[in-house]
Molecule: SAM riboswitch aptamer (S box leader)
Organism: marine eukaryotic metagenome
């Protein structure tokens, strides 16, 4: 850089730290009742471990047979688990920005307000 999934849930009355901070640009917001950064603590979204469960195939041993039982591989768009690798802890990605659609006011358009739908640019993973 690209591809691809995912973005309505989680997560501290802790120490340092000393003025910023939500990505950028418009908003609106957090912030000396303490940002931001570093510690510690937490969350559990993705890769992987591990245990469970379930499914399918394979084999065993007893039996007529069947159910069931054991062992093994393989799959699960079940769970559980913070062990490894990332990753996160205000607001829906805080909102809008570009398109569409309904509605509201308006003579009508445009804008403008409301709610949705996509995009579009980020952010996360994972694979190039």
């Nucleotide at each position: 850089u690209c591809u691809u999934a995912u973005c309505c849930a989680g997560a501290g009355u802790g120490g340092u730290g000393g003025a910023g901070g939500g990505a950028a640009c418009g908003g609106c917001c957090c912030a000396a009742g303490g940002a931001a950064g570093c510690c510690c603590g937490g969350c559990a979204a993705c890769c992987g471990g591990u245990c469970c469960g379930c499914c399918u195939u394979g084999g065993g041993g007893u039996g007529u047979c069947u159910u069931g039982c054991c062992c093994a591989a393989g799959g699960c768009g079940g769970g559980a688990u913070a062990c490894g690798g990332u990753g996160c802890c205000a607001a829906g990605u805080c909102c809008g920005a570009c398109c569409c659609u309904u509605c509201g006011g308006u003579u009508u358009a445009g804008g403008c307000g409301a709610a949705g739908g996509g995009a579009a640019a980020g952010a996360u993973g994972a694979g190039a």